RNAcentral holds the full RNA, with entries from ENA and SILVA. The part of an RNA shown here (large-subunit ribosomal RNA, domain I) has 494 nucleotides and comes from Candidatus Xenolissoclinum pacificiensis L6.
Context: one part of a larger RNA
RNA sequence: GGUAUUUGGUGGAUGCCUUGGCGUUAAGAGGCGAUGAAGGACGUGAUAGCCUGCGAUAAGCUACGGGGAACUGGCAAUAAGUUUUGAUCCGUAGAUGUCCGAAUGGGGAAACCCUAUCCAUCUUGGAUAAUUAUACGUUGAAUACAUAGGCGUAUAAGGCGAACCUGGUGAACUGAAAUAUCUAAGUAACCAGAGGAAAGGAAAUCAAUUAGAGACUCCGGUAGUAGUGACGAGCGAACCCGGACUAGACUAGUAGUUUGAUAUUUAUAAUUAGAAUACUUUGGAAAGAGUAACCAUAGUGAGUGAUAGUCUCGUAUAAGUAGAACAAUGUCAAACUCUCAAGUAGAUCAAGACACGUGAAAUCUUGUUUGAAUAUAGGGGGGCCACCCUCUAAGUCUAAGUACUACUUAACGACCGAUAGUGAACUAGUACUGUGAAGGAAAGGUGAAAAGAACCCCGGGAGGGGAGUGAAAUAGACCUGAAACCAGAUACCU
Numbered sequence: 001g002g003u004a005u006u007u008g009g010u011g012g013a014u015g016c017c018u019u020g021g022c023g024u025u026a027a028g029a030g031g032c033g034a035u036g037a038a039g040g041a042c043g044u045g046a047u048a049g050c051c052u053g054c055g056a057u058a059a060g061c062u063a064c065g066g067g068g069a070a071c072u073g074g075c076a077a078u079a080a081g082u083u084u085u086g087a088u089c090c091g092u093a094g095a096u097g098u099c100c101g102a103a104u105g106g107g108g109a110a111a112c113c114c115u116a117u118c119c120a121u122c123u124u125g126g127a128u129a130a131u132u133a134u135a136c137g138u139u140g141a142a143u144a145c146a147u148a149g150g151c152g153u154a155u156a157a158g159g160c161g162a163a164c165c166u167g168g169u170g171a172a173c174u175g176a177a178a179u180a181u182c183u184a185a186g187u188a189a190c191c192a193g194a195g196g197a198a199a200g201g202a203a204a205u206c207a208a209u210u211a212g213a214g215a216c217u218c219c220g221g222u223a224g225u226a227g228u229g230a231c232g233a234g235c236g237a238a239c240c241c242g243g244a245c246u247a248g249a250c251u252a253g254u255a256g257u258u259u260g261a262u263a264u265u266u267a268u269a270a271u272u273a274g275a276a277u278a279c280u281u282u283g284g285a286a287a288g289a290g291u292a293a294c295c296a297u298a299g300u301g302a303g304u305g306a307u308a309g310u311c312u313c314g315u316a317u318a319a320g321u322a323g324a325a326c327a328a329u330g331u332c333a334a335a336c337u338c339u340c341a342a343g344u345a346g347a348u349c350a351a352g353a354c355a356c357g358u359g360a361a362a363u364c365u366u367g368u369u370u371g372a373a374u375a376u377a378g379g380g381g382g383g384c385c386a387c388c389c390u391c392u393a394a395g396u397c398u399a400a401g402u403a404c405u406a407c408u409u410a411a412c413g414a415c416c417g418a419u420a421g422u423g424a425a426c427u428a429g430u431a432c433u434g435u436g437a438a439g440g441a442a443a444g445g446u447g448a449a450a451a452g453a454a455c456c457c458c459g460g461g462a463g464g465g466g467a468g469u470g471a472a473a474u475a476g477a478c479c480u481g482a483a484a485c486c487a488g489a490u491a492c493c494u
Base pairs, nucleotide, nucleotide: 001493002492003491004490005489006488007487008486009485015479016445017444020416021415022413023412024411025410026409027408028407029405030404031160032159039100040099041098042055043054044053046078049075050074051073061094062093063092064091065090066089070082071081072080105114106113107112115129116128117127118126119125131157132156133155134154135153136152137151138150139149164195165193166192167191168190169189175182179230205213206212217244218243219242220241221240227235228234248397249396250395255337256336257335258334259333260332261331262330263329264328265327271319272318273317277292278291279290280289281288293310294309295299301313302312303311346370347369349367350366351365352364353363356382377392378391379390380389381388432439433438452478455466456465457464458463
């Protein structure tokens, strides 16, 4: 030095576990905001920090209801206190609610600076003061009437929010194996606006020569069909059938819609009751094993020193509940409806939308120049004409079926189990990086219970040896503890 065996160290795989995630179902809710939101800053404790709560009344104040013995949130103790004169806690309603933030008295480099008026006061203090729109009142120029403008009052708006929805603006990469029409795609993105859904909607609709249907929306077919297309790549219907769901109204009134008020009914919070097991045995511990019982409208589940229907919490079931809100119905009040549709239909030119790229291109919508008829009329039936059939544009409203889930509740999973599952099971959008937009971790497990090792010894300490606890300490700051790697011991070889 090597090989083998073995004992330790290092390391943190594996196994087991789960506080956290992921997905789905059902129900609810579908908004919050000038009565100051979402989100923050700074404070607030007997307290140095972080989280949570709260706001100078600051881990809290008041009232009512519930509840009935402990409590003063967590990390996390200690001190000092509270509580059967009912605390802590839970529910409902209220008070307080610094500063920033739409931020709104003015300014501003957010959480800061500065001001005016009024009220009150010994002092501290309180209130008001943004803009825009609409309505009303008032005042009032050039300029006579007026108008613009000024001033005041009232009402509303503003901002935030995950997706879903409507409208406006609207790409490119890409595909066509190049590329320009085309495609991607009316997608992404941006903007505006609304609602719990939105949009659409009661035929100037379809259909059809046998006839008929009867608002809209969504789904399954029709059908990758008919078509469209450098007839390339691709794009791609409808009639009709079957389902979901059904609802029709208004234009001057005995109406409809919306909003508000009120009455009744229904329902609802915290919450309450809630059956039934003993002994022996192994063990540190019984829920295991054995023996003998019991309950069940309850043998879902979780916990308890191992695996519990009958130990605990629960579960089935039953009961209870204020105010407000929702819904339904009734009554009352207010607001809106502007009136049967003319610069409209149609035409020219130019575009866009229709599955349909200008095509034979109907239909729908715009811009441009024009421009009818009035039910004895007009539109449509895919160029156009005739016949026939059908409907009545240029006004308005309308539930359900449909889409979505930031959020709440209940439940489930041939979903994950700490390199997985969310980026995040832990102080996580934290630490850290970046001027910034932004990027973005690692990190779980003693034990049933801290019983977390008094005391003694070595040592400066770290650490260790005894002692003690414990079922176990090679469970000692920790479950298990693989391999690489390191060291020691023994054997053999050199």
Lineage of the source: Bacteria > Alphaproteobacteria > Rickettsiales > Candidatus Xenolissoclinum > Candidatus Xenolissoclinum pacificiensis.